[in-house]
This record gives sequence, structure tokens and C1' cells, in this order.
RNA sequence: UGGGCCGUGGUGCAAUGGUAGCACAACGGUCUUUGGAACCGUAGAUCCUGGUUCGAAUCCAGGCGGCCCAG
Repeated sequence: UGGGCCGUGGUGCAAUGGUAGCACAACGGUCUUUGGAACCGUAGAUCCUGGUUCGAAUCCAGGCGGCCCAG
């Protein structure tokens, strides 16, 4: 420099263009002598800017970042 793939809570992943969800973690509670385990609950996210659309995490364009391949 060129090509390809990817970007979603703290982490790992889901989500036919139509309520952004699951697990772990965190926090609060129940239980326990304490801790852990178990159970109940709470908060927390779509990389950025535009476009298409009644409606965008999803489609399109341009950026930014990461990984891989080639030179």
C1' cells in the first nucleotide's frame, strides 16, 4: 500500500428491517455463626457522521479502530 473479516453492557456471545436479549461478572436482598453455594431482584451496551426507509444493531456511503492474508 492492496484485499478480506470484524466492531453490541465489565467479559463472552445472540437478535427475519419491527419491544436490543442470554450467560458470566457487579450491586442489593433471602438463607448461613462467617464465607461460599443456592434463590429472588436491580443497574448497565449497538464505534462515529451522514443517507435509504413509516421504522436501521441490521441496508448504503465516508471515516475511526482491531485481526488476518499478500507485497
This is a predicted structure of a 71-nucleotide RNA (transfer RNA) from an Anaerolineales bacterium. NCBI's taxonomy places the organism under Bacteria, Bacillati, Chloroflexota, Anaerolineae, Anaerolineales. Rfam family: tRNA. It is annotated as a transfer RNA. Its Rfam clan is "tRNA clan". Rfam links the family to the GO term triplet codon-amino acid adaptor activity.